[in-house]
RNA sequence: GGGCGCAUAGUUCAGCGGUUAGAACACCUGCCUUACAAGCAGGGAGUCACAAGUUCGAAUCUUGUUGUGCCCA
Numbered sequence: 001g002g003g004c005g006c007a008u009a010g011u012u013c014a015g016c017g018g019u020u021a022g023a024a025c026a027c028c029u030g031c032c033u034u035a036c037a038a039g040c041a042g043g044g045a046g047u048c049a050c051a052a053g054u055u056c057g058a059a060u061c062u063u064g065u066u067g068u069g070c071c072c073a
Stems, first nucleotide, its partner, number of pairs: 001072007010025004018056001027043005049065005
């Protein structure tokens, strides 16, 4: 330099173009316990990497940029 992927909650990941983006773990509060863990109940947490484009409507499709991984030279 070229090709192919990936980027969504603190972490690991889901998510048919169609109202309100979710799960597990983690975190916070309460219950339980002498106390802790486990368990139970509830709660908080999101610039869907960034910018354009297409569309009535974009996390989802297209293009570019950035970061990152693999392959080729």

This is a predicted structure of a 73-nucleotide RNA (transfer RNA) from Puniceicoccales bacterium Verruco_01.
Its Rfam family is "tRNA". Rfam classes the family as a transfer RNA.
The source organism's lineage runs through Bacteria, Pseudomonadati, Verrucomicrobiota, Opitutia and Puniceicoccales.
The prediction has a mean pLDDT of 83.